[in-house]
RNA sequence: CGAGUUCGCCGGACGACCGCGGCACCCGUGUCGAGGAAAGUCCGGACUCCACAGGGCAGGACGCUGGAUAACCCCCAGGCGGCGCGAGCCGAUGGAAAGUGCAACAGAGAGCAGACCGCCGACCCCGAGUCGGCAAGGGUGAAACGGUGGGGUAAGAGCCCACCAGCGGGGCGGGUGACCGUCCCGGCUAGGCAAACCCCGUCCGGAGCAAGACCAAGCAGGGAGCGAUUGGCCCGAUCGAUGCUCCCAGGUGGGUCGCUAGAGGCCUGCGGCAACGCAGGUCCCAGAUAGAUGGUCGUCGCCGCCUCGGCGGUACAGGAUCCGGCUUACAGGCGAACUCGGAAC
Numbered sequence: 001c002g003a004g005u006u007c008g009c010c011g012g013a014c015g016a017c018c019g020c021g022g023c024a025c026c027c028g029u030g031u032c033g034a035g036g037a038a039a040g041u042c043c044g045g046a047c048u049c050c051a052c053a054g055g056g057c058a059g060g061a062c063g064c065u066g067g068a069u070a071a072c073c074c075c076c077a078g079g080c081g082g083c084g085c086g087a088g089c090c091g092a093u094g095g096a097a098a099g100u101g102c103a104a105c106a107g108a109g110a111g112c113a114g115a116c117c118g119c120c121g122a123c124c125c126c127g128a129g130u131c132g133g134c135a136a137g138g139g140u141g142a143a144a145c146g147g148u149g150g151g152g153u154a155a156g157a158g159c160c161c162a163c164c165a166g167c168g169g170g171g172c173g174g175g176u177g178a179c180c181g182u183c184c185c186g187g188c189u190a191g192g193c194a195a196a197c198c199c200c201g202u203c204c205g206g207a208g209c210a211a212g213a214c215c216a217a218g219c220a221g222g223g224a225g226c227g228a229u230u231g232g233c234c235c236g237a238u239c240g241a242u243g244c245u246c247c248c249a250g251g252u253g254g255g256u257c258g259c260u261a262g263a264g265g266c267c268u269g270c271g272g273c274a275a276c277g278c279a280g281g282u283c284c285c286a287g288a289u290a291g292a293u294g295g296u297c298g299u300c301g302c303c304g305c306c307u308c309g310g311c312g313g314u315a316c317a318g319g320a321u322c323c324g325g326c327u328u329a330c331a332g333g334c335g336a337a338c339u340c341g342g343a344a345c
Base pairs, nucleotide, nucleotide: 001341002340003339004338005337006336007335008334009333010332012300013299014298015297016296017295018294020033021032022031023030024029025028035316039327040326042325043324044323045322046321047208048207049206050205059204060203061202062201063200064078065077066076067075079093080091081090082089083088094199095198099197100196101193102192116138117137118134119133120132121131122130123129124127146164147163148162149161150160151159165189167186168185169184170183171182172181173180174179212257213256214255215254221248222247223246224245225244226243228242229241230240231239232238264283265282266281267280268279269278270277271276301314302313303312304311305310306309
C1' cells in the first nucleotide's frame, strides 16, 4: 500500500424568531420533551386480574458442557463437527446395536440387499447356449455393507495376515465437565434421517394496561348457580327478600388513578478470560389520549453538480405500562484489535 475478519461507537452542531405537549410557581416566565432501532410483536420477565389441595395424563417449548441472569429459545467461555491459506465464521449439536417408519430419479440391486456388463469352472447340439461359482474390476446414485499391501484361490472374498480408519470393552493420564491423549483386547464393519413418529431429560395455569380500580352520567329488566342472614310458621321441605359470581338483554363510551424513580443512566474502583457482579459518587431523563418534538432564517459540517462562486441534497424511522434480548430497516462516518499478500528499510 492492497485485500479482509471481529468488536464497539456516532448518526448532524450552534444561534435567532414563531409555534406544540407535560410540570412548577411569583401568571409570564422557568424547566423537561423520542430511538439505535421507539419498528416487527418473535422469545423471556416485572406488574394486574381470574383460577388453583397434592400428584398424574394429555399438550407445548427447549436439548453438547460449564457459567451468567429476575428470566429466556438470548448472552459469555469451552468441547465436538463442517467451511476458510488465515484472522475467523456456521451448526435445533441428547438418543439410530428400544421400537415403528422414510429414501424421489437413476440403477441389476436401497437394508440383515444385489448380479446389468464382466471374471472363473463344468457340460453340450459350439451358440448373443445352459447350469453353477464370485463380488476384485466397470456402470448408476446423495448413499452400494471398510482402505492399502501380501497370502490364498478355478476366479474371488476379512477367507487369513500386517498396517491404517471406524466401532465396542477395559486400563492409565489430563480436564469441574462436555471431551481429549495413549496403551491393551475383541469380533472383523454394525449405513443415513429424530427440523419423521417416538424414547430420555428440563421447564411451562390462563388472560393481558383495551390488565385492573374509582367517580360522574345513562338504562329495563330477565335467567342460572352458591353460601350466609332474615321473613311467612316451632323445626324441616319449600317460597320470598338481601348478598356474591356468571350469562342474555339494555345504557354509556366523559373524567381520575394505574403512569413512569426504574432488574434506571453516567463516571470511577474492585472481582472475573468474558457474559456479568459488587462498592462508592453523581444525575432525574417524555407521559400524550385522535394523540405534543415542527417551521423559517443565518453560520458551519458532510455529499453531488457546474460557469469556482453558487445551486441542490443530508439515511432508516417516531413513544403509548415498563424492562432484558432476538430479528429486520439504515445516507454517511469514526475507533480498536487481528489476518493474508506485496514493496521498501